[in-house]
RNA sequence: UAGAGUUUGAUCCUGGCUCAGGAUGAACGCUGGCGGCGUGCCUUAGGCAUGCAAGUCGAACGGUUUCCGCAAGGAAGCAGUGGCAGACGGGUGAGUAAUGCGUAGGAAUCUACCCCUGGGUGGACCAUAGCUCAUCGAAAGAUGGGGUAAUAGUCCAUGGUCUCGCAAGAGUAAAGGUCUUAACUGACCGCCGAGGGAGGAGCCUACGUCCUAUCAGCUAGUUGGUGGGGUAAAAGCCUACCAAGGCGAUGACGGGUAGCUGGACUGAGAGGUCGAACAGCCACAACUGCACUGAGACACGGGCAGUACACCUACGGGUGGCAGCAACCAGGAACAUUGCGCAAUGGACGAAAGUCUGACGCAGCGACGCCGCGUGGAGGAAGAAGGCCUUCGGGUUGUAAACUCCUUUUGCCAGGCCAUUCACGGCUUGGCGAAUAAGCCUCUACUAACUACGUGCCAGAAGUCUCGGUAAUGCGUAGGAGGCAAGCGUUAUCCGGGUUCAUUGGGCGUAAAGUGUGCGUAGGCGGUCUAAAAAGUCUCAAUUUAAAUACUGUGGCUUAACCAUAGGACCGAUUGAGAUACUCUUAGACUUGAGGAUUGACAGGGGUGCUAGAACAGCUAGUGUAGCAGUGAAAUGCGUUGAUAUUAGCUGGAAUACCGAUGGCGAAGGCAGGCACCUGGGUUAUUCCUGACGCUGAGGCACGAAAGCUAGGGGAGCGAAACAGAUUAGAGACCUGUGUAGUCCUAGCUGUAAACGAUGUCUGCUAGCUCUCUCUGUAUUGCAGAGGGGGUGCAAGCUAACGCGUUAAGCAGACCGCCUGGGGAGUACGGCCGCAAGGCUAAAACUCAAAGGAAUUGACGGGGACCCGCACAACCGGUGGAGCGUGUGGUUCAAUUCGAGACAAAACGAAAAACCUCACCAAGGUUUGACAUGCAAUCGUUUAUUCUCCAAGAAACUGGAGGAAAUCCGCAAGGAUGAUUGCACAGGUGCUGCAUGGCUGUCGUCAGCUCGUGCCGUGAGGUGUUCCAUUAAGUUGGGAAACGAGCGCAACCCCUAUCCAAUGUUAAAUAUUCAUUGGAAACAGGUCGCCUAUUUUGGCGACAGGAAGGAGGGGAAGACGUCAAGUCAGCACGGCCCUUAUACCUUGGGCUACACACACACUACAAUGGCGAAAAACAACGAGCCUGCAAGCUAGUAAUGGCAAGCUAAUCUCUGAAAUUUCGCCUCAGUUCAGAUUGAGGGCUGAAACUCGCCCUCAUGAAGUCGGAAUCGGUAGUAAUCGCAAAUCAGCAUGUUGCGGUGAAUACGUUCUCGGGUCUUGUACACACCGCCCGUCAAGGCAGCAAAGUCGGUAGCUAUUGAAGU
Repeated sequence: UAGAGUUUGAUCCUGGCUCAGGAUGAACGCUGGCGGCGUGCCUUAGGCAUGCAAGUCGAACGGUUUCCGCAAGGAAGCAGUGGCAGACGGGUGAGUAAUGCGUAGGAAUCUACCCCUGGGUGGACCAUAGCUCAUCGAAAGAUGGGGUAAUAGUCCAUGGUCUCGCAAGAGUAAAGGUCUUAACUGACCGCCGAGGGAGGAGCCUACGUCCUAUCAGCUAGUUGGUGGGGUAAAAGCCUACCAAGGCGAUGACGGGUAGCUGGACUGAGAGGUCGAACAGCCACAACUGCACUGAGACACGGGCAGUACACCUACGGGUGGCAGCAACCAGGAACAUUGCGCAAUGGACGAAAGUCUGACGCAGCGACGCCGCGUGGAGGAAGAAGGCCUUCGGGUUGUAAACUCCUUUUGCCAGGCCAUUCACGGCUUGGCGAAUAAGCCUCUACUAACUACGUGCCAGAAGUCUCGGUAAUGCGUAGGAGGCAAGCGUUAUCCGGGUUCAUUGGGCGUAAAGUGUGCGUAGGCGGUCUAAAAAGUCUCAAUUUAAAUACUGUGGCUUAACCAUAGGACCGAUUGAGAUACUCUUAGACUUGAGGAUUGACAGGGGUGCUAGAACAGCUAGUGUAGCAGUGAAAUGCGUUGAUAUUAGCUGGAAUACCGAUGGCGAAGGCAGGCACCUGGGUUAUUCCUGACGCUGAGGCACGAAAGCUAGGGGAGCGAAACAGAUUAGAGACCUGUGUAGUCCUAGCUGUAAACGAUGUCUGCUAGCUCUCUCUGUAUUGCAGAGGGGGUGCAAGCUAACGCGUUAAGCAGACCGCCUGGGGAGUACGGCCGCAAGGCUAAAACUCAAAGGAAUUGACGGGGACCCGCACAACCGGUGGAGCGUGUGGUUCAAUUCGAGACAAAACGAAAAACCUCACCAAGGUUUGACAUGCAAUCGUUUAUUCUCCAAGAAACUGGAGGAAAUCCGCAAGGAUGAUUGCACAGGUGCUGCAUGGCUGUCGUCAGCUCGUGCCGUGAGGUGUUCCAUUAAGUUGGGAAACGAGCGCAACCCCUAUCCAAUGUUAAAUAUUCAUUGGAAACAGGUCGCCUAUUUUGGCGACAGGAAGGAGGGGAAGACGUCAAGUCAGCACGGCCCUUAUACCUUGGGCUACACACACACUACAAUGGCGAAAAACAACGAGCCUGCAAGCUAGUAAUGGCAAGCUAAUCUCUGAAAUUUCGCCUCAGUUCAGAUUGAGGGCUGAAACUCGCCCUCAUGAAGUCGGAAUCGGUAGUAAUCGCAAAUCAGCAUGUUGCGGUGAAUACGUUCUCGGGUCUUGUACACACCGCCCGUCAAGGCAGCAAAGUCGGUAGCUAUUGAAGU
């Protein structure tokens, strides 16, 4: 010392990316009241107009000008000579990786001005500027003649001192000025020489000081010596000669980048990054070189030369250097005034006054930063208006405003005082008036803060994950809220978070990461004892660590920022004195580490030679005949020129069955018939010897499977390439037939592998059990010791988990190698190696927000095990072909309303489309409406309601005339029901089933789905629910870290099969039937056998009895959930939309169309049949009064009509069931099959059958002769077949729902198909295999590499020319 988001369906881990913090010489956007203190070209060391930035001294000198003065003289200046200063101050950071800087030292030096000490200051002389005259030149300037002064210059003297020298001795200086004195003199400022000091400067040494090895070798003045030269001073600093050195993996040399430091920012710290402002040092002054003067320079505002640029020019020539202060141009995202003043501080000169000073002090501009203040304070609820939201009640803005009282910082106006000089300022008084003063960003999560509207994957947002496809808290706007505030956001950069380079403080079995293996150099590390020494280490002291900064205290500005002052600190270096445990060093000793000697044993260790048998192929010969070979099936191929098969012999090459193993050896790669020889290492046992000789190991060296390469051999089998045959959509493959290189040997090269235990080597320590190999000992099945190879594992421990666990991935130590998100990429370029192939070393641009490990739950698998289902199989009958009916698609149409779409849409919604229905279309009409509620006004005995007539009309409806006729309350007036008008509203089969409720389908009547507590796991999760049996069943039993429970299963309910009892209408009666009610009966109950279990129990098979036997048959009943499944058109409902229309009414049309495609049915194709006749039989479920069912009689060929009994139903009717049975005909054909289609005539319902109903009669008589690929139903009263009834309904069934009659066949079995269940396994899937995902490719875009060439920069070598200067 704080974390968070993001990989997944979820989890743990690894790992990157991103965010929250602080900072800035900042810039940009929006906004902007005041003051203080700071700060302001980071880019072109680009170019610069103009002004200023370094002068001063007349008390060094001659001269000269002006003024005052009659004059003497005085005052003020001026160019020049001379002195001092222009080496400071000021600017900038180009260069510089060390000629620099920082820290600590050193000796061979210099030093003007300043301070101290003690001396000296005598004499002589020569010039020259200025000035004057003349000349040249455009100018700048230059030249010549003449004459002049000094504190300018020269000479002589002196020599204390100083220098040289052992000494003797030699050599060496000066300048005066001002004031004063009558003068001597005195004072002051100077001058000369000497010593010392202070400060300054030069030089040397050590240590420290960025990245790069894809820079590994560099160096001839180079390294050293001697002589000489040179400097203020040491030195190859320079030179001649001699020697051959010097530096370097502790990184020389080269390349890139960079001024260094005190310090600044950040950080818990260690660190990381930076070097603005202030301060110290360095370097530079347009670029390059050079010297002069001087104490000091190789000199920013001095000089010379070269170069570039710019300016002037009379073209001959000349001039310039803002990286000083301002200013200008350019560049750029970006950085200020051509200000005032020397009043203060400091500097130069001067004796001083003073002059100069863009140093400096101030002001100006910029919210650029830090700090402070203000934009008002108190009260004030009708919680105003307005805005926004709303569930319409209200909420919020909000005490906020208004309003009342108060104050005056700032501001404006008018004064006063202070600052000794004084630029700039400071302090203070009075008045006015809440007045002059608030914005910016954000509001999905991280991250504080939410609603409405608009938009509709558009516009846009975004730091990351991501948001937006019609209900967006994520876009835009508004209201509200949060944060900060004269600022707020964005961008850029640095540190932090990042333990994400890990010294503090990480890792490498599988996440990135152990070199393929060994030997070994440098280096690092190293057993026991003793002594010494004191390098590391520790203690104490001293010096230094500039100031500023930082920290602490105190103080000054009203506070703060800011400033002053005091203190400690400054973690470092150096020096001195001590200590000696440990490490190092030196010396001595030891035996445990290591090594050696001795003698056996063990083993596919390596090399060389010899050799064996089996197999194979070829050749020769024999026997023998039509095939062989090959495959999933074939074909290519071989074979009548004799194969295959078989016998005998010969030749050849490669590999070594059995033993053989979980076994042995080796460093690894690897090693296998036998024998011999040569040779390496290991283990074991005994005693002896050496005495730390050890471990690891960067570079280096060696070995190193297979494939490959070079040369020469060899070549049986196998066999890349190639050829052919198959397979296939294709088949450059898998399969087959041939077959070259190769595989083998010799000599060399290559140097890589999933070279793996994905686990570097060495040493020590930490429970066991068990197998095996070798040696040794022993009482030789065995046990013990040592070494090697395995297994198990709930010891401990470790690990993200998996797992590891004395063969560690445990606990420790030593050394080496390697890693730091994925891709790009082990790639490009460069270098080294290689004959080549290629190997080793090894990036970046660009791009993504992940990539990854382990484990979990599902799903999936042309994975496994077990099980089930009319799932397959077996059997029966169908569909698909025909005609017709119905539905759907498509097409058409004014409209053909809408929905349903694999199973799970398609005779489905629809249990009935002529009108209606009705939603669609055309046309006509209505607008408070066909319907509901409320309010207001008016009318009310002729108003509601209703009837009749007339006109127009298709009707709805419109207009007119006339009649009938109200109810309740109230005495009445009047009111209610009612009507008209107006307002609220009604209405919508309009949209959204992806906003919903409800209901439904489906997996599936499949046996599953969960919970509580406990236990296990870091966790997701697991356990229970798995296992062994069993069942239709998670049904039941047993076992088991589980024990229980819930929803499902089963049972309870209904129908039905048997019996009993009671009751009973109908029926002429009887009694069975029958109906109703109640009960009995079936439970593995009995016997036998078998399985499970210790036993009870549970289960299976068989038999008996029984009407029924193992759930008797059927129904209803559908767990958690899945499909954003279906339905807004059954109903309800959120939101949206329409409101003289998307509402309502009416007429007509449409939903019934028709080249076609699909689905579901019906009828057939016939003889198990068709037709006709006779009646010879036998049901059940149901229905029937508003208009129903209708016997019977009668008419009609019939549909049906007329009359009409009975029945509100066990009574009457529908209602004669049909298939069946019997008789006759038909005789295999498009028929006496089949009935479509069409014509004619009728019947029924209904206002109305044209579009568009059903039925009857006569006539007509189509396709069709059993149906391709494919596909459906059914396991028993089932399929098949036969008829009957009902709902809907005026009418209309081949549909639907029910009912009974006749009544089969088959099931070996679970390999396969489909669906499902449980367990297990793999997974890169989780939208879950209809998943995921790989490669190529168009145009275009981005980045990199290569490239004929081309342009620029930098560096080196050689040579030529060569300025200034030395």
Predicted 3D model of a 1366-nucleotide RNA (small-subunit ribosomal RNA) from an uncultured bacterium. The coordinates come from a structure-prediction model, not an experiment, and the mean pLDDT is 82. The RNAcentral record of the sequence draws on Greengenes. Its Rfam family is "Bacterial small subunit ribosomal RNA".